[in-house]
Molecule: transfer RNA
Organism: Candidatus Microgenomatia bacterium
RNA sequence: GCUAAGGUAGCUCAGUGGUAGAGCGCUCGUUUCAUAAGCGAGUAGUCGGCGGUUCGAAUCCGCCUCUUAGCA
Numbered sequence: 001g002c003u004a005a006g007g008u009a010g011c012u013c014a015g016u017g018g019u020a021g022a023g024c025g026c027u028c029g030u031u032u033c034a035u036a037a038g039c040g041a042g043u044a045g046u047c048g049g050c051g052g053u054u055c056g057a058a059u060c061c062g063c064c065u066c067u068u069a070g071c072a
Base pairs, nucleotide, nucleotide: 001071002070003069004068005067006066007065010024011023012022013021018055025043026042027041028040029039030038048064049063050062051061052060
């Protein structure tokens, strides 16, 4: 330099045009003599940035940026 895949919650990820979710984590409660586990509730995201298409974009298109892999 070329190509491909990716960037969504603190972490790992889902979500292929119509209200942004799960697990783990964290906090509180419950339970126990106590801790852990279990159970209940809560917690948190400008969906990498800018623009375009659309009544409507995390999702489709373009550019930029970062990460990873392959090729040279």